[in-house]
Order: sequence, then C1' cells, then structure tokens
RNA sequence: UAAAACAGACAAGCGCCUGAGCUUCCCUUUUAUGACUGAGGAGAAGCUGACGAGGUGGGGGUUUAUCGAUUUUUCGGCGGAUGCCCCCCGGCGAGGGUCGCCGUAGCCGCGCUACAAAACAGCGAAGUGAUUUGCUGCACAAAGACGCGGCAGCCCGCGAU
Repeated sequence: UAAAACAGACAAGCGCCUGAGCUUCCCUUUUAUGACUGAGGAGAAGCUGACGAGGUGGGGGUUUAUCGAUUUUUCGGCGGAUGCCCCCCGGCGAGGGUCGCCGUAGCCGCGCUACAAAACAGCGAAGUGAUUUGCUGCACAAAGACGCGGCAGCCCGCGAU
C1' cells in the first nucleotide's frame, strides 16, 4: 500500500455511573485445634440502576419537560431531549387588527370510546455468579379521539334585512 475476514457504531422517555445495593476472585481480621460455615475489612474485575403511550415549522433562551403502568434501587446523581417562554414563518377561530389556539388547529362541562409494554406464567440461550436475553401465552392504562351542550370578548371593514 492492497485485498479479505471479524468486531464496534445506529439512542431522544434516550444515554451514562464517582454514591448506593449486589456478584465473583484474591488477601486479611475474628469465632476455631484444623476444616466447613458465619461476621467484618482491603484490593481487582463486574452486575443492577425507568415499563411503555404520546410528542419536533425555523431561530434564540431556559431546566426537577406530558401521560399513565408496575412486585418501587423505577433509590441517588450526571448529561441530553420533541416541554415551556420570546421572536419569526405558515395557518384555524367567516375578512383585517387584537385576543385565543394549531403546526391541522378556541375555552369550559358532561357523556362515550380506543390503544401499550414491563409485570405475571411457561419454555429456552449466554455467564462461575450478580444478572442479561429470546420465544410463547395472558392481560390491564392515562393523556387522547369522538359526540352533545354552553360560551367565544373588543376595534375596523364588508354584506343582508
């Protein structure tokens, strides 16, 4: 330099780990004659550390950024982020402004309705282990959608009577 093989990277409710919990190895203290076992300590290497639903017009700012499920270490912390605020662009509320709202659209109330994964059970795979992971079975949400009712201001302009 060329070719081949293998591995890694692909994330946005996402990633990470200096605390914490747990595992293995090794050394050690203690109980003990010794061994096994138990308890404590040091070191090394590891494992766990959020289950899905929903969510991005552009720019800037900001940080404990929506919703529920669960046997809650789903503890504690860090980073990021589609959240929020301001401006701009394009729209909805009949036209323009204001105001409210949406990136497919007003606010409030009531009714009605839909969808998930983990979990759980069974069978495997990897690892000494903590643990990770695949398949099958079985469910179950809320935000949301839809329907009905009420309300939808102020200024300007247009039209009809």
Predicted 3D model of a 161-nucleotide RNA (glmS glucosamine-6-phosphate activated ribozyme aptamer) from Firmicutes bacterium UBA2296. Its mean pLDDT, the model's own confidence on a scale to 100, is 77. It was read from a public genome assembly, where an Rfam model found it. Its Rfam family is "glmS glucosamine-6-phosphate activated ribozyme aptamer". Rfam links the family to the GO terms regulation of gene expression and catalytic activity. By type it is a riboswitch. About the family: This entry contains a glucosamine-6-phosphate activated ribozyme that is found in the mRNA for GlmS. GlmS is an enzyme that uses fructose-6-phosphate and glutamine to generate glucosamine-6-phosphate. The ribozyme catalyses self cleavage of the glmS mRNA that is thought to regulate GlmS activity.